[in-house]
Context: one part of a larger RNA
RNA sequence: UUGGGCGUAAAGGGCGCGUAGGCGGUCUUGUCGGUCAGAUGUGAAAGCCCAGGGCUCAACCCUGGACGUGCAUUUGAAACAGCAAGACUUGAGUACGGGAGAGGAAAGCGGAAUUCCUGGUGUAGAGGUGAAAUUCGUAGAUAUCAGGAGGAACACCGAUGGCGAAGGCAGCUUUCUGGACCGAUACUGACGCUGAGGCGCGAAGGUGUGGGUAGCGAACGGGAUUAGAUACCCCGGUAGUCCACACAGUAAACGAUGUUCACUAGGUGUAUCGGGUAUUAAAAUCUGAUGUGCCGGAGCUAACGCAUUAAGUGAACCGCCUGGGGAGUACGGUCGCAAGACUAAAACUC
Numbered sequence: 001u002u003g004g005g006c007g008u009a010a011a012g013g014g015c016g017c018g019u020a021g022g023c024g025g026u027c028u029u030g031u032c033g034g035u036c037a038g039a040u041g042u043g044a045a046a047g048c049c050c051a052g053g054g055c056u057c058a059a060c061c062c063u064g065g066a067c068g069u070g071c072a073u074u075u076g077a078a079a080c081a082g083c084a085a086g087a088c089u090u091g092a093g094u095a096c097g098g099g100a101g102a103g104g105a106a107a108g109c110g111g112a113a114u115u116c117c118u119g120g121u122g123u124a125g126a127g128g129u130g131a132a133a134u135u136c137g138u139a140g141a142u143a144u145c146a147g148g149a150g151g152a153a154c155a156c157c158g159a160u161g162g163c164g165a166a167g168g169c170a171g172c173u174u175u176c177u178g179g180a181c182c183g184a185u186a187c188u189g190a191c192g193c194u195g196a197g198g199c200g201c202g203a204a205g206g207u208g209u210g211g212g213u214a215g216c217g218a219a220c221g222g223g224a225u226u227a228g229a230u231a232c233c234c235c236g237g238u239a240g241u242c243c244a245c246a247c248a249g250u251a252a253a254c255g256a257u258g259u260u261c262a263c264u265a266g267g268u269g270u271a272u273c274g275g276g277u278a279u280u281a282a283a284a285u286c287u288g289a290u291g292u293g294c295c296g297g298a299g300c301u302a303a304c305g306c307a308u309u310a311a312g313u314g315a316a317c318c319g320c321c322u323g324g325g326g327a328g329u330a331c332g333g334u335c336g337c338a339a340g341a342c343u344a345a346a347a348c349u350c
Base pairs, nucleotide, nucleotide: 004321005320006319007304008303012318014201015200016199017198021194022193023192025088026087027086028085029084030083031082034080035077036076037075038074039073040072041071042070049065050064051063052062053061054060091191092188093187094186095185096183097182098181103177104176105175106174107173108172109171110154115149116148117147118146119145120144121143125136126135162169163168206247207246208245209244210243211242215241216240220236221235222234223233258317259316260315261314262313263312266295267294268293269292270291271290272289273288274287275286276285277284299306300305323350324349325348332343333342334341335340
């Protein structure tokens, strides 16, 4: 490479936008480089295969045929694919009318709680643990009441719920703003799918500069435990956690399941939007679409399990795997302030 694979055995890129490329709906006409058919030339001999023959047979040799899957020239075919032209509406999109939503950004506001400060009441303990101690407290703590300051997070609602491409998103209000869904028509007319490179987004932790710092809390100090205890438990506590701007670019970034399209029994919840029956209205009942769960049949699977939200049946495109260790390491390169990230071996060994 061919092949076989990628939920859990090795293997789906963290996620999107999109360039080249690959692939691409229905009908008509034209064209003929792909494709198919015919002809001609060539495709050395020997060898292989077939037939016949010669050495007593065979090996071996001789003669003839076939093969030589190809290439070139030429004559045609026009279904398919390509190209050119025209048309279509079912793919895709636009307009219109709706309702849902923690989707994103900014500004403002709110209450509960912790801590601290001030004042009042009040007196000897409080705190903490398995038990203690470090710690706080007669310079008045803990408790309780009133007032104030400041930072961070938003109980109940809350869900098996919603939104987002993923990361993720939750107090309330306003402004700006993205997407999806439903309905009924009208319009555009294949405008589509995927996507190597590329570009953007990307939890936590980390980095730079400047702010902020209530609580929590790596490091660090102390008290315990223990044979020891560089831990688990306790008392403190810096970075950090928060904000602005910039960098970094990784996660069990998980559904461990790439994206898109089509097809293939059902049952039962739930969210949003419709339609029919019914009703004063609602509930109820039947039903459509889009999501999101559970159960389950065929089928698939090594099994577990998956099962119209497929891991079933097919199609298109991309990424990735190829025994364990060495190793996601070394070297080189690119990126980064650094930490490091990305790319990525071999010797050797089992």